[in-house]
RNA sequence: UAGAGUUUGAUCCUGGCUCAGAAUCAACGCUGGCGGCGUGCCUAAUACAUGCAAGUCGUACGCGAAAGCGGCCUUCGGGCUGCGAGUAGAGUGGCAAACGGGUGAGUAUCGCGUGGGUGACCUGCCUUCGAGUGGGGGAUAACCUUCCGAAAGGAGGGCUAAUACCGCAUAACAUCCCGCCAUCAAAGCCGGGGAUCGCAAGACCUGGCGCUUGUAGAGGGACCCGCGUCCGAUUAGCUUGUUGGUGGGGUAGCGGCCUACCAAGGCGACGAUCGGUAGCCGGCCUGAGAGGGCGGACGGCCACACUGGGACUGAGACACGGCCCAGACUCCUACGGGAGGCAGCAGUAGGGAAUUGUUCGCAAUGGGCGCAAGCCUGACGACGCAACGCCGCGUGGAGGACGAAGAUCUUCGGAUCGUAAACUUCUGUCCGAGGGGAAGAAAAAAAUGACGGUACCCUUGGAGGAAGCCCCGGCUAACUCCGUGCCAGCAGCCGCGGUAAUACGGGGGGGGCAAGCGUUGUUCGGAAUUACUGGGCGUAAAGGGUGCGCAGGCGGCCUGGGAAGUCUUGGGUGAAAGCCCCCAGCUCAACUGGGGAAUGGCCUGAGAAACCACUGGGCUGGAGUGCUGGAGAGGGAAGCGGAAUUCCCGGUGGAGCGGUGAAAUGCGUAGAUAUCGGGAGGAACACCAGAGGCGAAGGCGGCUUCCUGGACAGACACUGACGCUGAGGCACGAAAGCUAGGGGAGCAAACGGGAUUAGAUACCCCGGUAGUCCUAGCUGUAAACGAUGGGUACUAGAUGUGGGAGGUAAUUAAAGUCCUUCCGUGUCGGCGAUAACUCAAUAAGUACCCCGCCUGGGGAGUACGGCCGCAAGGCUGAAACUCAAAGGAAUUGACGGGGGCCCGCACAAGCGGUGGAGCAUGUGGUUUAAUUCGACGCAACGCGAAGAACCUUACCGAGGUUUAAACUGACCUGGACAGUUGCAGAGAUGUAACCUUCCCUUUAGGGACUGGGUCAGAGGUGCUGCAUGGCUGUCGUCAGCUCGUGUCGUGAGAUGUUGGGUUAAGUCCCGCAACGAGCGCAACCCUUGUCUGUAGUUGCCAUCAGGUUAAGCUGGGCACUCUACGGAGACUGUCGGCGAAAAGCCGGAGGAAGGUGGGGAUGACGUCAAGUCCUCAUGGCCUUUAUGUCCCGGGCUACACACGUGCUACAAUGGGUGGUACAAAGAGCAGCCAACUCGCAAGAGUGAGCGAAUCUCAAAAAGCCAUCCUCAGUUCGGAUUGCAGUCUGCAACUCGACUGCAUGAAGGUGGAAUCGCUAGUAAUCGUGGAUCAGCAUGCCACGGUGAAUACGUUCCCGGGCCUUGUACACACCGCCCGUCACAUCACGAAAGUGGGCUGUACUAGAAGCCGCCGAGCUAACCCGCAAGGGAGGCAGGCGUCGACGGUGUGGCUCAUGAUUGGGGUGAAGUCGUAACAAGGUAACC
Repeated sequence: UAGAGUUUGAUCCUGGCUCAGAAUCAACGCUGGCGGCGUGCCUAAUACAUGCAAGUCGUACGCGAAAGCGGCCUUCGGGCUGCGAGUAGAGUGGCAAACGGGUGAGUAUCGCGUGGGUGACCUGCCUUCGAGUGGGGGAUAACCUUCCGAAAGGAGGGCUAAUACCGCAUAACAUCCCGCCAUCAAAGCCGGGGAUCGCAAGACCUGGCGCUUGUAGAGGGACCCGCGUCCGAUUAGCUUGUUGGUGGGGUAGCGGCCUACCAAGGCGACGAUCGGUAGCCGGCCUGAGAGGGCGGACGGCCACACUGGGACUGAGACACGGCCCAGACUCCUACGGGAGGCAGCAGUAGGGAAUUGUUCGCAAUGGGCGCAAGCCUGACGACGCAACGCCGCGUGGAGGACGAAGAUCUUCGGAUCGUAAACUUCUGUCCGAGGGGAAGAAAAAAAUGACGGUACCCUUGGAGGAAGCCCCGGCUAACUCCGUGCCAGCAGCCGCGGUAAUACGGGGGGGGCAAGCGUUGUUCGGAAUUACUGGGCGUAAAGGGUGCGCAGGCGGCCUGGGAAGUCUUGGGUGAAAGCCCCCAGCUCAACUGGGGAAUGGCCUGAGAAACCACUGGGCUGGAGUGCUGGAGAGGGAAGCGGAAUUCCCGGUGGAGCGGUGAAAUGCGUAGAUAUCGGGAGGAACACCAGAGGCGAAGGCGGCUUCCUGGACAGACACUGACGCUGAGGCACGAAAGCUAGGGGAGCAAACGGGAUUAGAUACCCCGGUAGUCCUAGCUGUAAACGAUGGGUACUAGAUGUGGGAGGUAAUUAAAGUCCUUCCGUGUCGGCGAUAACUCAAUAAGUACCCCGCCUGGGGAGUACGGCCGCAAGGCUGAAACUCAAAGGAAUUGACGGGGGCCCGCACAAGCGGUGGAGCAUGUGGUUUAAUUCGACGCAACGCGAAGAACCUUACCGAGGUUUAAACUGACCUGGACAGUUGCAGAGAUGUAACCUUCCCUUUAGGGACUGGGUCAGAGGUGCUGCAUGGCUGUCGUCAGCUCGUGUCGUGAGAUGUUGGGUUAAGUCCCGCAACGAGCGCAACCCUUGUCUGUAGUUGCCAUCAGGUUAAGCUGGGCACUCUACGGAGACUGUCGGCGAAAAGCCGGAGGAAGGUGGGGAUGACGUCAAGUCCUCAUGGCCUUUAUGUCCCGGGCUACACACGUGCUACAAUGGGUGGUACAAAGAGCAGCCAACUCGCAAGAGUGAGCGAAUCUCAAAAAGCCAUCCUCAGUUCGGAUUGCAGUCUGCAACUCGACUGCAUGAAGGUGGAAUCGCUAGUAAUCGUGGAUCAGCAUGCCACGGUGAAUACGUUCCCGGGCCUUGUACACACCGCCCGUCACAUCACGAAAGUGGGCUGUACUAGAAGCCGCCGAGCUAACCCGCAAGGGAGGCAGGCGUCGACGGUGUGGCUCAUGAUUGGGGUGAAGUCGUAACAAGGUAACC
């Protein structure tokens, strides 16, 4: 040393991405009161207008004005003269100009930093201490004059001075060489004095400033050395002045610095060379630190000054405001030629996201010159501009509740903004005005202030002039309303937005910071995410395929030595500033001053000797050698063997064989297959064989022989650390592949054929070539795996197995068993480790040493480059771009054409149907003004609808109506309302007439009812079932679903609930880290089956009596049936067997009933965003003279079609007719309706009984008896149609049911497919009810008759439990791959093209230094009387070197390029289905 978000259904881990912090020479957006201190072209080292930025000295020297003023003269034009003035000015000369100031281009280097060295050096001005300063000479600028030029400038002639220049003298402590010798200098200027001398100047004396020559110093500079100083190896070799030597030259000085010669060296994996980038440091930012990033301001050093080259002057330069040359650019020009260099301060243009005034002053500090006065100074000091940064201050303080108004929200009560405001009172920082007014100034006094009337102080005025920005889904502090509706938009990451958005936009409110706030860029941090501190590599990324081994790294025990590392203790250095501490100055702070501390380093003195290194000596434990012994598919070569396949020959034999899921291709009457005999050839070696053995790995398997490597054991002897690892390197290295030559039986890529299939370039089958084999060579890869590098040491055990040695006992040996031990190889397991899985002495444990490798996924092991290869290809190995993940292990589910166990009318076994016909009914579709709406696999479709002619009705057309048909409230106003009748109208409705109030009362009025008006608001079968409640369906009456506590696990979770049995059942039993519990199961409830108690009317009638044609009809009775209330009964209770002494199962007895007796009601946690806003309720939205409401008519009944569900049939087990028998359960007063009469009938008439165990519906039907029909579209079937009727109803046209007569369709048992049912069931027969005026083939219920079959669980479907795999979790209707097509992005290749940098060869050669020549020119010195000559110098010429260039040829790099290649991304495109389950051919390398 703080973390957080994000991979998943959830979890742990790995791992990337992202955020919170600090910083900034910043910029941008919004906003902006004051002050202080700082900072301010990061880009174009781009180009620059204008002004200024380096001068000064008259005490070095010569010359020397003018304006103006005065005087005199004047021909009035002017002249002379004094002052101005020895001034201005330029010039000669000296010093400065090499400092100061700017910039960061270049530079990867002794450039910088740090520490040293110079006996290898220089140093103007300054300081110190010496010595000297004598005597001469010749020129030259300025000036005057002539001339050339547009200009810049220049040429000739003439004059002149010096501290300018030159000889001579003097000459050491200097230089040189050493023995004396020899060589070398100078200049004067300004004052003072006045004795002496001199006409004077002056000499002379003295002071100051200079000058010359030395010495020493200080400061400055130069050179050399150690160490440190970025990235790239896809840059691996570089180098000829190169490395060294000798001579010479050159320099202040060492040196290949230069040159001649000689030698052949020098550098480099500890990274030379090359390429890229970069000024370096003190320091600055960040960080806990170690580190990382940076080098702006300030300070030190370096480099540069338009670009390149060069020297000159000088103490110092190769010189920012100097010179020469070349080049580019700009300007001037008379076209001949000239001028210029802001990376000084301001400023301009340009570039850019972006960076200031053409200010004041030398007052201070500092610098140059000067004796000084002083002058100069864009250094500097100040002011200005900019919120660019840091720091400080303010925008007010106190009181103030009707909690004002307003706004927002609201559950409508209220809440919040909010003491906030208003209001009252106070204060005066900043601000305005007025007054005063500094320090900064400098050590005797005076003078001197740009800033500046500034800071500061006082007075006064007045809350007056001064708040914004960002955010509010999580991270992350802060929530509501409206708008919007995957749109508009937001977004740092995750992600928001598809009608209820705390995530968009606005409002209100809130949070944060504040003269700022956000955004963007950049850096460090978080990131232990490059891990030195401080990471990893079995499965997440990561162990090299294996060995040998050079360098390197590391290395056993004892002892001695010196002391490089190390340690102790001194000295030097580590500039200042900065950081830190203390103190101090500005009111504080920022800022600044003083002191201290610190400054991992480097140099150096002294010391220590444990450790490491070095060195000397020794040791045996590491390592090795020798001896003995056995084991082994270790390697190489040669030879041999048998079995099998195939082929060939022959025999037997005679029709098939072969092959598959099934087939076919194929082979076979020219004789196959089969079988027997013989032969050929190649490859591989059954059994033994094992979790076995050997080898470094790859790998190695018949037998024998030869050659050969390694390991192991035993007992001794020897060597004496000889060791471990190992970058490069070398060698080995499966299969496939390649080259050449052989060989080729079987197998078998490619290929051919047959199948399969939608297709089938596959899987299957028939063939078949490379290849597989051998020899020689190449390739060098692999899921080369234990996905686990090598070595050493240490750390519980148990049990196999291979090799060796030793031992004990029975009994002597052998074998075997057992014990000990060494080596190898397995399994289990403890500690420990691990994310978990797992590893666990053969470690993935504990440690040390060495090597290799990793750093998100994709792009990609790709591209380019290089190396290797015959090729295929291998090794090395990126980037752009893109994603918010990609992953590992484990968990719970779900799923599997995984496994096991088990259920269900699930299949099977049966019976009857559907699918074909006609009709009914529902649905789709179509049609329509409307055909209202909903329901859509199972689980919509005779469903909502238990009944659409009107109504219903929600739809359509037309007509009305608007506080409404109904409800509530307020206000105003009128009055009863209602009812009856007439008229108009399709009706709703309108209108007219008749009729018509009540209660209280204070007489004002109030109330009830009601018409009209206004306002709240009603109403809506309008939308959203994906906002909801409720209800329902479904899995499923399936046996499951959970919880508490405990335990296990880092955790998700597990355990319990799994296991062994058993059950219809998580039913029960047993076992068990579980023990209990809940919801489900079961039971309790209803019904039915037996018995029984009670009760007998309307039920019943056995007995008794009466009675009828008959009849419980009557008396009577309550026995029976029955009714309906209660009870009993069944519990595996009992017996036997099985089972575990269990649960339970099987069988038996008894019983009306037996193992849940039959049936019903009852539906766990949940799933399907299942269904329903049109039952009801309800949020939100929409509508309000309409989407409300009323009414008439129509529609929901349509009809080419398609489907579902049914009815009736197709007939003789039937149909018709006649006769005759037996139910149950229901319903009934606006009802059921007897009997009777009429009608063929539907029905009508009349009418008794019954609110029903009493009466009625009511006839049950199939059945039984009898008869007709005789296999046909029929005496089957009844559709359709015609006519005539009945009934209900206001009304049967659209559109009812029924009746009679007539008509008499399809249909002769139904393709693929499909449904129901396991017993009183299916099938079949009728009966009743709800709805309902009427309408039933539907629905609900009732009884009658009454079967067949179930071997069994392989298969189909659904389900339960356990287990397994998984890349699924929206959960297999999942996931997901590749081509193609389209769009877009970046990249590679490419004939080339264009640019930059650079190597090399040649060419050419400016300026300039140097060298040589120097017939032209030449004052000082020398010779000479002179003329002249000499020495020296100059011009000029030649040469070496040499910049910019030119020509040729290479290298590197950037850009671009028709076309082309793959890659990434993209919404629902196309084709297939490769992978994930055994993924349907296991997958992968």

Background
Model confidence (mean pLDDT): 85 of 100. This is a predicted structure of a 1485-nucleotide RNA (small-subunit ribosomal RNA) from an uncultured prokaryote. The RNAcentral record of the sequence draws on ENA.